[in-house]
Molecule: small-subunit ribosomal RNA
Organism: anaerobic digester metagenome
RNA sequence: AGAGUUUGAUCCUGGCUCAGGACGAACGCUGGCGGCGUGCUUAAUACAUGCAAGUCGAACGGAGCCUAGCAGGUAGUUUACUACCAGCGAACGCUUAGUGGCGGACGGGUGAGUAACGCGUGGGUAAUCUGCCCCUAAGACUGGGAUAACAGCGCGAAAGUGCUGCUAAUACCGGAUAAUCUUCCUUUACCGCAUGGUGGAGGAAGGAAAGGAAUCUGCUUAGGGAUGAGCCCGCGUCCCAUUAGCUAGUUGGUGAAGUAACAGCUCACCAAGGCGACGAUGGGUAGCCGGCCUGAGAGGGUGGACGGCCACACUGGGACUGAGACACGGCCCAGACUCCUACGGGAGGCAGCAGUAGGGAAUUUUCCGCAAUGGGCGAAAGCCUGACGGAGCAACGCCGCGUGAGGGAAGAAGGUCUUCGGAUCGUAAACCUUUGUCAUCGAGGACGAUAAUGACGGUACUCGAGGAGGAAGCCCCGGCUAACUACGUGCCAGCAGCCGCGGUAACACGUAGGGGGCGAGCGUUGUCCGGAAUUACUGGGCGUAAAGGGCGCGUAGGCGGCCUAAUAAGUCAGAUGUGAAACCCCCGGGCUUAACCCUGGGCUUGCAUUUGAAACUUUUGGUCUUGAGGACAGGAGAGGAAAGCGGAAUUCACAGUGUAGCGGUGAAAUGCGUAGAUAUUGGGAGGAACACCAGUGGCGAAGGCGGCUUUCUGGACUGUAACUGACGCUGAGGCGCGAAAGCCAGGGUAGCGAACGGGAUUAGAUACCCCGGUAGUCCUGGCCGUAAACGAUGGAUACUAGGUGUGGGAGGUAUCGACCCCUUCCGUGCCGUAGCCAACGCACUAAGUAUCCCGCCUGGGGAGUACGGCCGCAAGGCUGAAACUCAAAGGAAUUGACGGGGGCCCGCACAAGCGGUGGAGCAUGUGGUUUAAUUCGAUGCAACGCGAAGAACCUUACCAGGUCUUGACAUCCCUUUGACCGGUAUAGAGAUAUACCUUUCCUUCGGGACAGAGGAGACAGGUGGUGCAUGGCUGUCGUCAGCUCGUGUCGUGAGAUGUUGGGUUAAGUCCCGCAACGAGCGCAACCCCUAUUCUUAGUUACCAGCGGGUGAUGCCGGGGACUCUAAGGAGACUGCCGGUGACAAAUCGGAGGAAGGUGGGGACGACGUCAAGUCAUCAUGCCCCUUAUGACCUGGGCUACACACGUGCUACAAUGGCCGGUACAGAGCGCAGCGAAGCCGUGAGGUGGAGCGAAUCGCAAAAAGCCGGUCCCAGUUCGGAUCGGAGUCUGCAACUCGACUCCGUGAAGCAGGAAUCGCUAGUAAUCUCGGGUCAGCAUACCGAGGUGAAUACGUUCCCGGGCCUUGUACACACCGCCCGUCACACCACGAAAGUCAUCUACACCCGAAGCCGGUGGGGUAACCGCAAGGAGCCAGCCGUCGAAGGUGGAGUUGAUGAUUGGGGUGAAGUCGUAACAAGGUAGCCGUAUCGGAAGGUGCGGCUG
Repeated sequence: AGAGUUUGAUCCUGGCUCAGGACGAACGCUGGCGGCGUGCUUAAUACAUGCAAGUCGAACGGAGCCUAGCAGGUAGUUUACUACCAGCGAACGCUUAGUGGCGGACGGGUGAGUAACGCGUGGGUAAUCUGCCCCUAAGACUGGGAUAACAGCGCGAAAGUGCUGCUAAUACCGGAUAAUCUUCCUUUACCGCAUGGUGGAGGAAGGAAAGGAAUCUGCUUAGGGAUGAGCCCGCGUCCCAUUAGCUAGUUGGUGAAGUAACAGCUCACCAAGGCGACGAUGGGUAGCCGGCCUGAGAGGGUGGACGGCCACACUGGGACUGAGACACGGCCCAGACUCCUACGGGAGGCAGCAGUAGGGAAUUUUCCGCAAUGGGCGAAAGCCUGACGGAGCAACGCCGCGUGAGGGAAGAAGGUCUUCGGAUCGUAAACCUUUGUCAUCGAGGACGAUAAUGACGGUACUCGAGGAGGAAGCCCCGGCUAACUACGUGCCAGCAGCCGCGGUAACACGUAGGGGGCGAGCGUUGUCCGGAAUUACUGGGCGUAAAGGGCGCGUAGGCGGCCUAAUAAGUCAGAUGUGAAACCCCCGGGCUUAACCCUGGGCUUGCAUUUGAAACUUUUGGUCUUGAGGACAGGAGAGGAAAGCGGAAUUCACAGUGUAGCGGUGAAAUGCGUAGAUAUUGGGAGGAACACCAGUGGCGAAGGCGGCUUUCUGGACUGUAACUGACGCUGAGGCGCGAAAGCCAGGGUAGCGAACGGGAUUAGAUACCCCGGUAGUCCUGGCCGUAAACGAUGGAUACUAGGUGUGGGAGGUAUCGACCCCUUCCGUGCCGUAGCCAACGCACUAAGUAUCCCGCCUGGGGAGUACGGCCGCAAGGCUGAAACUCAAAGGAAUUGACGGGGGCCCGCACAAGCGGUGGAGCAUGUGGUUUAAUUCGAUGCAACGCGAAGAACCUUACCAGGUCUUGACAUCCCUUUGACCGGUAUAGAGAUAUACCUUUCCUUCGGGACAGAGGAGACAGGUGGUGCAUGGCUGUCGUCAGCUCGUGUCGUGAGAUGUUGGGUUAAGUCCCGCAACGAGCGCAACCCCUAUUCUUAGUUACCAGCGGGUGAUGCCGGGGACUCUAAGGAGACUGCCGGUGACAAAUCGGAGGAAGGUGGGGACGACGUCAAGUCAUCAUGCCCCUUAUGACCUGGGCUACACACGUGCUACAAUGGCCGGUACAGAGCGCAGCGAAGCCGUGAGGUGGAGCGAAUCGCAAAAAGCCGGUCCCAGUUCGGAUCGGAGUCUGCAACUCGACUCCGUGAAGCAGGAAUCGCUAGUAAUCUCGGGUCAGCAUACCGAGGUGAAUACGUUCCCGGGCCUUGUACACACCGCCCGUCACACCACGAAAGUCAUCUACACCCGAAGCCGGUGGGGUAACCGCAAGGAGCCAGCCGUCGAAGGUGGAGUUGAUGAUUGGGGUGAAGUCGUAACAAGGUAGCCGUAUCGGAAGGUGCGGCUG
């Protein structure tokens, strides 16, 4: 520091996800040791048990104990002692229930409440208090009355309690004295910050004390200090505005009450204030901070441990005591809960330490000790202390250590993989040597305490001993992300953080081997920060990605021109105080190190006080004119409002002329018309809108504004520079304006026209088209307040090249003249530099460079929806979520593909023609069906006379049956035989079995070669599967003209350029131009055949001339002329001429030529596409079978047959059939062959065997043609299917199932519907011939020649293709994508008659405890009084307030709810086709209306 993920690819926007760190964690697997920390985050739920706050006898009276001693009894017994029992009992001592003092307000726990002066920080207290402690000064004189304990008598189950009597104090009270104390009055000095404060003097009143083992300590008064606390203030402190208004003690005053103290803190009266958009009030959530985590920082998150503050102590209320509490282990009351009870009544509060139950994913011992530190009491000893110090449990975290180290290659065994060679685990192990950390055992043994006291603890630590022994796992290995193979599985099981893996070769699942990472841990889950500049202060955006308010006016607010003076709030600098400690950082130090701990420094970015500076901002004063405004003079304009006027057109009504149609459409129909339409003429009515002018022209803030005239009225612009003097800009709320549609009321209604009716179209047509037509459109008044209200671009100001139009004005020059030209201001367009931008593009009218202000955005869907609120008559508008769901949704541009987009061009593509197919019969292939099997494959073009160039057996792969199991075939081994082959016989359907005959070679004699038989196992074998694992081969687009590369250039990039453009061509063929220049694969050419000719050669071919010969024939001699044969040349190149063209390429015409513009034909098939075809040609990975899915045999099947399709043959006839005669090819083939002549047969054929391995012989007859005859338009003398009979040939064998011949039979068919095929010249058509396959079988296939046409205007249309361009929401690429209803399943949400619950405030009732006030007829020790009595106090009663409770209505939030609404998701469901291309009616926005649904239509708007 980044990475993955939207696309075919790219750039951008944008979300999601990952890598890091952290944790009071939990879960899974695993687990050796030690140190230091940490450990109920949930139920502030309920708690058994024990402990956690007591202490002081040196405050006090008692009580008890101990005992000296006294006296008595009993027992023992040496009469003195011992022991025991009960009694009295001094002093000392000890214990202590009670009175009294101090402490229980600290320490410890928890975070429920609290959004607050609660906390943090800085101040104030002239508005305060402070026990114990310290210092200073002074003092303690004199009296008094009680009371607990105790005793007695009672009550009660208990807890407890009543009455009577006695007694003490450092308990309580009176009096005296006293001040620098308090209050009041008089007076005075000084000071401050308003009230005021501090002193001095005088006077009046009030008010203290306690003692105690007494060189100490306690007590009282006053002053000061320290510590602690109270109160007040500035600033800071979460979310919601779908919480906008709140407030009656409320805000202030006066007076009083009250407090330690200020204060509406409380009360009475008076006034009507106070708070709030700088967010009051309300709701939700939350203890706050130092800090902690993260981060570069700024920030964000968090507040567990430790430390500070606050709050709370079962829930709520209350006070008492006290220095301090409204009190965790105190009191009273109420409530809930639990326990005891004799039912009358009582007791309790773990959010102290342990512990229990419960909850929960989850959090420890009912431990030891007061030795240390600290606290309470005490003079002290000491006592108390679950604070604390320690130990225990837990890998919960951090840190440290170990599980050994060195050597060791036959690279062992074994595992895994393997191309079978090997590789790897791997120096790893074994083995050798060695060490001793930890653990174990034994011995010694601290510091913590400088004396006593040690829980920890016989611990840390040290020494010794022995021995590698006791100690390694977890996760991952497709990319991100370090690390790969095998097997299993087969969209299953499963994985997954994101992208995504898995459908038979999974580096992604599971296992194994190997590897990577970390390591006593490793992973997972959760949470936080980071990455995320993804809320942007640092540090983002808004034309098209999300995002500019529809427009203006303007309030608050924010911001603001030049000069000058002052000020000092902001700002800057210095100083001081504070910013606790801990934490963090740094230098050191202590534990062996580290974690941890200690010391010092830094830091603590802040706040406050103070001193200064004065540039800038603020504030104040004074100027200025350039911003702004005003004045005057002008001209422009569909700016607005009102009134009036005008002509054209439509329609209607009337009248005239006139007659059969009009109208409408793609074509029609509905409709109108003989009752007279349409057309036409005339005058008339009425409403609405204003042609031409008219213009990226004008005006307006926007919406918007268009005939003419008048009136009223707003704004802008130009010029002048006499006026004001910053008066400005923006603008949250607010107010106003605001197209169309729509609403209300009243008018109006010509045309148009939602809805609606009808006619068409259509599968349907709730549409598009047509005929009608209501609301509406128009006017007046009032609502609505929205639009693609768009420049999808907020307003203002300044600056930053130009060029060129246009509207309005001014000036200059010149002129008769504003004709041109130049300058300038304002407006409105286009092009364009810099710059900006993701790109497109913007570019002085910015989307550039800057400043100010406002609005808005933060992934897609859900959704502009729900709920709430506000507005509206309604429609609806404004504001505006969440659950849930997805990993994308998007913008711009690129390359393709596609379009019922465009342009150019080509092709038997259409057209023009000729002949067919589709109809018939038959052949053949296929589908289907059938079958034991009808083997398999090929399936749009590009399968279907295809693989198959030929299924009777074989072939053959299929079926039935019979057989074989190392096999029919290959290699290796062993045994045996000498063969194998061949022949014969028997059984059998045959395979096979049995029997018999015959029968090798070499040799060094050991044996070997070869072959047969038998045997064992390695293996053979498979036309079994997968063509979607493959090679090879092939088809197809397509013989279409294309497909690419290098370098350069352009672009952020995908890519582009080149290859586009202008011409031209069959062609990316060539030329020209050009940021391209070149090149490659294709095209063409080179190759073959053919057309002409030459040379050479001349047999088997040929025969002109010469000769010979025959009945005849190149038959013979001969010839090399010709034909021909087959080798090599020549020839054709737009070379020549002319026209056109650009001076090109080329093209048109011509000449010559056998041939002319690639002469004709063939071979030849670019990059690629179709997971195209083929595992059954062959080869091949993997899988499968192995007495069978292999092999052999016989028979059957592939030949089936209701039917459907393809390809063909033969026909339907006279351009013909039949009969007779007669002529002319080419290319082939032939020895298991072609087979002549002759003879036989009607014929197929037979016989025969000459000749020929073939330019020699044979097949071989070419046929159509030509000549002659016949038939006479008919199902025929056409046609030949079918069937009967008889034969021939091949073959082991023609039944299933061959071909041919002859005789007989003589079907359909009379030219073929929709549709569809081939062909552009030696072509189509037609006619025969040959060959391959092959024993036989050809209508098929491959070739050959004979005869031999028609037509092409042309490129609109169909099909296919090429190039350019355009649109795109497609990229599996239109056989694409995609919308909505309906049906089903699941999920979350809304509404809903209601129901339940929480919370809140209000009103009323009741009213505990308690404080305060009142009260009298109760009670009463201290004081007064001789007494009566009084003062005071207590109890009672009354009153205000008052918790809980009750009642009532209201609100809030949540849960639930029959039913219902839309939404989301889901594999292949139904209906349509709305959108994306002109998406087939351009789409979209607002609105209204209609319709199963997408949607349609009307009106206005936008171009996306």